This is a predicted structure of a 77-nucleotide RNA (transfer RNA) from a Bacteriovoracaceae bacterium. Rfam family: tRNA. The RNAcentral record of the sequence draws on ENA.
């Protein structure tokens, strides 16, 4: 250099047959329970879907290019 896979909340991840407001698990933050804490139970608050531009009425999901991270192959005058 070339192929091929991944990038969604702090972190691990669904969702990729284009469709109504992007969701769960851990953590976080408040209440309630407790003598105080754990665990439990209600509640909350966090996401410009890696990044740009296009394509569509409509893009996390389709295309290009670029950013990163993985694996293979291949170069080593």
């Nucleotide at each position: 250099g070339c192929a091929g896979c991944c990038g969604u909340a702090g972190c691990u991840u669904a969702g990729u047959u284009g469709g109504a407001u992007a969701g769960a698990g851990c953590a976080c933050c408040u209440g309630a329970c407790u003598a105080c804490g754990a665990a439990u139970c209600a509640g909350g608050a966090g996401g410009u879907c890696g990044u740009g531009u296009g394509u569509u009425c409509g893009a996390a999901u389709c295309a290009c290019a670029c950013c990163g991270g993985u694996u293979g192959c291949g170069c080593c005058a």